[in-house]
């Protein structure tokens, strides 16, 4: 100087007018006048790295329900660590692809069982003879043809043909023998660990798919979700229809209730009012224990009205910054310092003007030339917009800027 | 905002446990029959199976992910 890899950090700037939305609030005003409601000079804030998809994971809230223990369903899947947690994020193994920086991997098990491998092909999984090679026998017109065997080295088919190559040996051939390479098994070392390097041992004991079923080893174990969910106000008649189950025993004191009697605070009646216990039903797959609800209605579907307002949930959090200490990292810890949108048909908007990376157009000028420098003019910001809140993937994005590092050519 | 569904030819539907070159109907075009027109035969166009990536020998079918339509719910 060409090409390349990998990780960060930005997302136009100031300014004037004019609006918008929450909070503070000098100060008016209404009213049921000591607290509430409406106005409102000033001040103070106001979208992202993805506010998106809604695809994982939490928080937090309801719900008559936890604890073990089986089952199902669901995830997740090389190994160690981080983390509230995760299918995420860092470090390692390993396979693969790249000349390298370096980058991709749903990367556990097919010697536990089942399924499934279309078309061709002989044969597609406890093997199998189509051609073809060797070999008996039998014929034979001397080309061969027939009939049994042995054969998986050729050929052909296929995505995949029961290890690969060379070399011995056989009638032809074959792990049927031997070197290598590949595969199991097993042992030492090194490492927390996936694996790893060396060593023995075995002729090989038998494809592929688990993003088929499944096995194993971990997580999670109901379901709804901030339009969850509390609370105030308004409004009203708390309506109609069908359907399904069910309405059972017990307590007479429970400072209940009623009633009768008197020694006036005790005693007895009522199961018909309340109420309480216990069957019974039913609480987020089943069983088991505890517990809870309900216990005379309780559940369902279908139509109808009425209300369509307010507050709380909701802005201080796994929070931001900044040093420091521990770790290779992710992150965790200390300690000091900030308060950072909060709407509810949903505000963060339009405009003017200077400037701006970056792009094009180029008077003129310099070189032999590709091509350089260059007044001046035009043009000019991507993908997108919070709606309970964090962590994270995933897409979609014009450019810019900055660290590092590999390759090749070139000067020294 | 929440939550869930579904996407094959112009339209309405198929496709078996993933298997050969994704079919049927209606509808478009051709021809035939008819004086003519429809109905009827007969022949025939028309698919990125929403798009893209994997997994597989092989995807409409299984898995990631974007897109596009509908449904429910104060």
């Nucleotide at each position: 100087g060409c090409g390349g890899a990998a990780g960060g950090c930005u997302g136009g700037a100031c300014g004037g007018c004019c609006g918008c939305a929450c909070c503070c609030c000098a100060u008016u005003g209404g009213c049921u006048u000591u607290g509430u409601c409406a106005a409102a000079a000033g001040g103070g804030u106001g979208a992202g790295g993805a506010a998106a998809g809604u695809c994982c994971g939490g928080a937090c809230u309801c719900u008559a329900c936890a604890a073990a223990g089986c089952a199902u369903c669901g995830g997740u899947g090389c190994c160690g660590g981080g983390u509230a947690a995760c299918g995420c994020c860092c470090g390692g193994g390993c396979a693969g692809g790249g000349u390298a920086a370096c980058c991709u991997g749903a990367c556990g098990g097919a010697g536990a069982g089942c399924g499934c491998c279309a078309c061709a092909g002989a044969a597609a999984a406890c093997a199998a003879a189509c051609c073809g090679c060797c070999u008996u026998g039998g014929u034979u017109u001397c080309g061969g043809c027939c009939a049994g065997g042995g054969u998986a080295a050729g050929g052909g088919u296929g995505a995949a043909a029961c290890g690969g190559u060379g070399g011995g040996g056989u009638a032809a051939g074959a792990g049927c023998c031997c070197a290598c390479c590949g595969g199991g098994g097993g042992g030492c070392u090194g490492g927390u660990a996936a694996c790893a390097u060396c060593c023995c041992c075995c002729g090989c004991a038998u494809g592929g798919c688990a993003a088929g079923c499944c096995c194993c080893a971990c997580c999670a174990c109901g379901g709804a979700g901030c339009a969850a969910u509390g609370c105030c106000a308004a409004a009203u008649a708390g309506g109609a229809a069908c359907c399904u189950c069910g309405c059972g025993u017990u307590c007479g004191u429970c400072u209940g209730a009623u009633c009768c009697g008197c020694u006036a605070g005790c005693g007895g009646a009522u199961a018909u009012c309340g109420g309480g216990g216990c069957a019974g039903g039913g609480c987020a797959g089943c069983u088991u224990u505890g517990g809870c609800c309900u216990g005379a209605g309780a559940g369902g579907u279908u139509c109808g009205g009425g209300u369509u307002g307010g507050c709380a949930g909701c802005a201080c959090g796994a929070g931001c910054c900044a040093u420091g200490u521990g770790g290779c990292a992710a992150c965790a810890c200390a300690u000091g310092g900030c308060c950072c949108a909060g709407a509810u048909g949903a505000a963060u908007g339009g405009u003017c003007g200077u400037c701006g990376a970056u792009c094009c157009c180029g008077a003129g000028g310099g070189g032999c030339a590709a091509c350089c420098c260059a007044a001046g003019g035009g043009g000019g910001g991507a993908c997108a917009g919070a709606a309970u809140c964090c962590g994270g993937c995933u897409u979609a994005u014009a450019g810019g800027c900055c660290u590092u590092c590999c390759g090749c050519g070139c000067g020294u | 905002g929440g939550g869930c569904c579904u996407g094959u030819a112009g339209c309405u539907c198929a496709a078996u446990u993933g298997g050969u070159u994704a079919g049927a109907g209606c509808a478009g075009g051709g021809u035939g029959c008819u004086c003519a027109u429809a109905a009827c035969g007969c022949c025939u166009u028309g698919g990125u199976u929403g798009g893209g990536g994997g997994u597989u020998c092989a995807a409409g079918u299984c898995c990631c992910u974007c897109c596009g339509g509908g449904c429910c719910u104060a």
Molecule: RNase P RNA; transfer RNA
Organism: uncultured Pelagimonas sp.